[in-house]
Molecule: transfer RNA
Organism: uncultured Candidatus Berkelbacteria bacterium
Formats: sequence, structure tokens, C1' cells
RNA sequence: GGUCCCAUCGUCUAGUGGCCUAGGACGCCUGGUUUUCAUCCAGGAAAUCACCGGUUCGACUCCGGUUGGGACCG
Repeated sequence: GGUCCCAUCGUCUAGUGGCCUAGGACGCCUGGUUUUCAUCCAGGAAAUCACCGGUUCGACUCCGGUUGGGACCG
């Protein structure tokens, strides 16, 4: 330098154009249970979906670019 893949709560992830005011697990916080901790039960906070632009009536989702990470080739 070329081709391709990935980026979503603190972490790991679901999502494949409208039912999403983005769901789940772990973690965190509060309460219950327990002599206490743990376990278990109930509830809660937490992601403007990496950034910019485009297409569309409508975009986390499709297209282009940028940034970061990765694989292969030279």
C1' cells in the first nucleotide's frame, strides 16, 4: 500500500427499515429474607448505538467518508 471484518449500558452481548421511550446476562445501588455475610426474592440506575454526511415518510439497521481495533496479502 491492497482486500475484508468489527465498533450498542461498567463488561459481554441481542437487534437485520416502523411493534425500540434499545432487550438480556454479569456487575453496581436500594429493599426483603438471614444473628451477620453469602445465596435467594423484588425493585432501580446505567448505552442520544464510535464520529460526520447521505438515502428514506421513517435508520442501531442501508450507502459514502473519517477515527480506532483486528485478519489476510504484498